[in-house]
Description:
Predicted 3D model of a 502-nucleotide part of an RNA (small-subunit ribosomal RNA, 5' domain) from an uncultured bacterium. The prediction has a mean pLDDT of 84. RNAcentral holds the full RNA, with entries from ENA and SILVA.
Context: one part of a larger RNA
RNA sequence: AUUGAACGCUGGCGGCAUGCUUAACACAUGCAAGUCGAACGGAAACAGCAAGAGCUUGCUCUUGGCUGUCGAGUGGCGGACGGGUGAGUAACGCGUGGGAAUCUACCCAGUAGUGGGGGACAAGCCAGGGAAACUUGGUCUAAUACCGCAUAUCCUUUUAAGGAAAGAUGGCCUCUACUUGUAAGCUAUUGCUACUGGAUGAGCCCGCGUUAGAUUAGCUAGUUGGUGGGGUAAAAGCCUACCAAGGCAACGAUCUAUAGCUGGUCUGAGAGGAUGAUCAGCCACACUGGAACUGAGACACGGUCCAGACUCCUACGGGAGGCAGCAGUGGGGAAUAUUGCACAAUGGAGGAAACUCUGAUGCAGCAACGCCGCGUGGAGGAUGACGCAUUUCGGUGUGUAAACUCCUUUUAUAUGGGAAGAUAAUGACGGUACCAUAUGAAUAAGCACCGGCUAACUCCGUGCCAGCAGCCGCGGUAAUACGGAGGGUGCAAGCGUUACUC
Numbered sequence: 001a002u003u004g005a006a007c008g009c010u011g012g013c014g015g016c017a018u019g020c021u022u023a024a025c026a027c028a029u030g031c032a033a034g035u036c037g038a039a040c041g042g043a044a045a046c047a048g049c050a051a052g053a054g055c056u057u058g059c060u061c062u063u064g065g066c067u068g069u070c071g072a073g074u075g076g077c078g079g080a081c082g083g084g085u086g087a088g089u090a091a092c093g094c095g096u097g098g099g100a101a102u103c104u105a106c107c108c109a110g111u112a113g114u115g116g117g118g119g120a121c122a123a124g125c126c127a128g129g130g131a132a133a134c135u136u137g138g139u140c141u142a143a144u145a146c147c148g149c150a151u152a153u154c155c156u157u158u159u160a161a162g163g164a165a166a167g168a169u170g171g172c173c174u175c176u177a178c179u180u181g182u183a184a185g186c187u188a189u190u191g192c193u194a195c196u197g198g199a200u201g202a203g204c205c206c207g208c209g210u211u212a213g214a215u216u217a218g219c220u221a222g223u224u225g226g227u228g229g230g231g232u233a234a235a236a237g238c239c240u241a242c243c244a245a246g247g248c249a250a251c252g253a254u255c256u257a258u259a260g261c262u263g264g265u266c267u268g269a270g271a272g273g274a275u276g277a278u279c280a281g282c283c284a285c286a287c288u289g290g291a292a293c294u295g296a297g298a299c300a301c302g303g304u305c306c307a308g309a310c311u312c313c314u315a316c317g318g319g320a321g322g323c324a325g326c327a328g329u330g331g332g333g334a335a336u337a338u339u340g341c342a343c344a345a346u347g348g349a350g351g352a353a354a355c356u357c358u359g360a361u362g363c364a365g366c367a368a369c370g371c372c373g374c375g376u377g378g379a380g381g382a383u384g385a386c387g388c389a390u391u392u393c394g395g396u397g398u399g400u401a402a403a404c405u406c407c408u409u410u411u412a413u414a415u416g417g418g419a420a421g422a423u424a425a426u427g428a429c430g431g432u433a434c435c436a437u438a439u440g441a442a443u444a445a446g447c448a449c450c451g452g453c454u455a456a457c458u459c460c461g462u463g464c465c466a467g468c469a470g471c472c473g474c475g476g477u478a479a480u481a482c483g484g485a486g487g488g489u490g491c492a493a494g495c496g497u498u499a500c501u502c
């Protein structure tokens, strides 16, 4: 000098930051990922409208998806982002510089197409089972769900084969079809299919750098290389069969311990040393271990399956769960906050949009934990008052300090007004910041030290006791070193102590 600090004493205000470093210990409760009716069949709820019935004459009931809308369901996109943690990892994990054998939803540009058919399954209805979680059978049905056919600019393998698609909404016109309500038709928007290029993102390979131990010296059998086959989006022992016997290592292999890496941060004149909280990039993980499915993308924190430990429910037959998301609880600990408000802004998901969702985020709350700023009054005031301390008893110190006189109002309290942030409209923060007025010195100072190092001295008590102490050392009857008092010194809403680093 420093800190994500803690402890002791003390504590007025504001701004900006920061806040489980320990048990990757266990978690009650709430919320943290949904959205689209302009893909679909529909109608559980609410509201309206229409018709009918009842009658209390303005209410009740019934019917009708007709309208606004919409529970559950089919379908699409998103749940691979955002948020958390640092257990593992000494590794192509990270950093840096290169590389070729790749993929990329949404987005942008371009080329070509979007023809004609089919059969189901949910929901619903009917009948069951179960305490529940959930589940069985029958039957009906729609689609941008699913499957053939056609076509193939084109793509793939190969040289004759294989491979696509889906519609929806708005407007116009007209009665040609005929069912007068739409459809067909025209048109606009948007979607769908195939391919090319771009953008973005991702996967893979290599050089160099990246802690300690030799009281770890040998390690290796898919191991090192080749051929055939398989496999991947893609190179490759990535996998497999056969063949060869290689590969690494004192320039430290292997083993063991420790550890996420970096931009940075702290310190230092620098070189270095220490460190990796907050913020940003990358990686890894999601109760423990394993596995794949779906998908453009995962081997998936709030998805699935299996096994394990633990917890909970049970009608004992069987089931449910995963805060290292935000709050919060127990536990551990010297130690670390609210079960808050809002989507107004920024950003994200879905949607044509309106909008919905968003513990991301924006704010508020708590904490002197840190940094910065401000205040606790200003001017005058000697008879140097009282008190206290000391004294050589004359005095001296506290000390212009107080009293007293005049003044001011930062702050405080009260009242009134009141933003920018966001504009076409919408403000959680917030009646906040800020402004004006009123009141009145009014509401606001402590902590450590005073032997030397080291700025600051006397008296009393104690008597090698009680005690102090960072080092040297003080204390055994005149202690500037212990305890108290007066006085002084240093910092100041802080001051000391402890711990860590340079």
Base pairs, nucleotide, nucleotide: 001501003499005498006497007496008495009494012374013373014372015371016370018367019366020332025330026329027328029327030326031325034077035076036075039074040073042070043069046068047067048066049064050063051062052061053060054059055058084285085284086283093210094209095208096207097206098205099204102202103201107198108197109196110195111194112193113192114191115149117147118146124139125138126137127136128135129134154163155162156161157160167190168189169188170187171186172185211257212256213255218248219247220246223245224244225243226242227241228240229239230238260282261281262280263279264275265274266273267272287308288307289306290305291304310321311320312319313318338364340363341362342361346360347358348357349356350355377407378406379405380404387398388397389396390395412439413438414437415436416435417434421429446491447490448489449488450487451472452471453470457486458485459484460483461482467474468473